[in-house]
Molecule: FMN riboswitch aptamer (RFN element)
RNA sequence: AAAUAGUUUCGGGGCAGGGUGAGAAUCCCUACCGGCGGUGAUGCGGCUUUGCCGAUGAGUCCGAGAGCUUGACAGCAAGAACGGGUGAGAAUCCCGUACCGACGGUGUUCGCAAUUUUUUGCGUUAAGUCCGGAUGGCGAAACUGCGU
Numbered sequence: 001a002a003a004u005a006g007u008u009u010c011g012g013g014g015c016a017g018g019g020u021g022a023g024a025a026u027c028c029c030u031a032c033c034g035g036c037g038g039u040g041a042u043g044c045g046g047c048u049u050u051g052c053c054g055a056u057g058a059g060u061c062c063g064a065g066a067g068c069u070u071g072a073c074a075g076c077a078a079g080a081a082c083g084g085g086u087g088a089g090a091a092u093c094c095c096g097u098a099c100c101g102a103c104g105g106u107g108u109u110c111g112c113a114a115u116u117u118u119u120u121g122c123g124u125u126a127a128g129u130c131c132g133g134a135u136g137g138c139g140a141a142a143c144u145g146c147g148u
Stems, first nucleotide, its partner, number of pairs: 004145007017029003031129002033101002036063003044054004059099002067076003081097005103132003110123005
């Protein structure tokens, strides 16, 4: 150093404007957001310069988390990208245009019935941005113990 146990700290952004309406941050037009681990031709910095090391670096490439089941291991469920440019090489760079957003709650959603003409009941669907589980989890850093 690795492995392993523990402690502490850290640990997600976004509805602004307009429309309808008694009522919408949920509908409609527009707006706004991009966290964690991995990978990562270029470019940047350093050095002992055929090169080596370091920092940065993807919402839509690979993966984790919150959901459901389980005593646990674990299993299940769960999103999205193309075109052009540069180049030897681009899923990651540059330009353009698109697209996506767990779970529970909440509606001016939808359907049915009653009422009888605007309310009520039942069911259903429903927010990336509101509320909640969450003082959580995944994860990161530092320190301590053990220890070869």